[in-house]
RNA sequence: GGCGUCUGCUUGGGAGAGCAUGCCGUGGAAACACGGUGUCGCCGAAGGAGCAACCACCCCGGAAUCUCUCAGGCAAAGGGACCAGGCAGACACA
Numbered sequence: 001g002g003c004g005u006c007u008g009c010u011u012g013g014g015a016g017a018g019c020a021u022g023c024c025g026u027g028g029a030a031a032c033a034c035g036g037u038g039u040c041g042c043c044g045a046a047g048g049a050g051c052a053a054c055c056a057c058c059c060c061g062g063a064a065u066c067u068c069u070c071a072g073g074c075a076a077a078g079g080g081a082c083c084a085g086g087c088a089g090a091c092a093c094a
Stems, first nucleotide, its partner, number of pairs: 001093001004091010018040001020039008041074003047070001048068003054062002
């Protein structure tokens, strides 16, 4: 110190699924909006769990964008696995 890997921060991108519905409360002339609580229907890309190709061999070990939906979510906002850029640190290499 170029490239590479990992971690943190930051910027941008980032899907899916009922603006469902009963009751209660608040606001309102009303339409409707918000909140709480239940009902049914759905989604998977926070998290979590399970298995697998494969890795490993001390062990009922590790392991996905697959599977399950506990959690979370189903107008917008927010969140969002993951991807890219920037900054910083560590490791590796030279």